[in-house]
RNA sequence: GGCACUGUAGCUCAAAGGUAGAGCGCCCGUCUCAUAAGCGGGAGACUGAGUUUCGAGUACUCACGUUGCCA
Numbered sequence: 001g002g003c004a005c006u007g008u009a010g011c012u013c014a015a016a017g018g019u020a021g022a023g024c025g026c027c028c029g030u031c032u033c034a035u036a037a038g039c040g041g042g043a044g045a046c047u048g049a050g051u052u053u054c055g056a057g058u059a060c061u062c063a064c065g066u067u068g069c070c071a
Stems, first nucleotide, its partner, number of pairs: 001070004006065002010024004018054001026042005047063005
């Protein structure tokens, strides 16, 4: 440099164009003599810019990043 894959919460992953969810972790409460576990509640994310569409995490283009292959 070329091609392909991929990019969503701190981590691992969902979401067939129509209110962005889960597990673990974190915070608060409850329980306990105390801690853990359990139970209840809460904060927290769509890589960026455009296009299409009534509506885009999802489709398309470009850029950026990750991974692999080739040179």
Molecule: transfer RNA
Organism: Glutamicibacter sp. FBE19